A computed fold for a 106-nucleotide RNA from a Balneolaceae bacterium, annotated as TPP riboswitch aptamer (THI element).
Model confidence (mean pLDDT): 76 of 100.
Rfam family: TPP riboswitch aptamer (THI element). From the family's description: Vitamin B(1) in its active form thiamin pyrophosphate (TPP) is an essential coenzyme that is synthesised by coupling of pyrimidine and thiazole moieties in bacteria.
[in-house]
RNA sequence: UCAAAAGGUUGGGGGUGUCUUGCUCCAAAAAAGGAACGAGACUGAGAUCAUACCCUGUGAACCUGAACCGGAUAAUACCGGCGUAGGGAAACCGAUCUGAACGCGU
Repeated sequence: UCAAAAGGUUGGGGGUGUCUUGCUCCAAAAAAGGAACGAGACUGAGAUCAUACCCUGUGAACCUGAACCGGAUAAUACCGGCGUAGGGAAACCGAUCUGAACGCGU
């Protein structure tokens, strides 16, 4: 001098489902069914507490395939497969330790 981990800064990317129930509304002969708001249950980092959470190229965060396949469940994008698939959001700071190159002294 260069490389470089942890960590950090700024910017960027992403998801928000299933079920039960209260109330109101739509619909209707009555229902079935549908919608908004609230409460609770399940999985999860997160199910709009959000100025949160996760991910940002060593990129399964997330999207597509997919109204997919297998299993489980009260039910679900719950679990696994698909998946070495196709896509997917970057720059900088950092120098204890480590490596490399060059120089100087003994």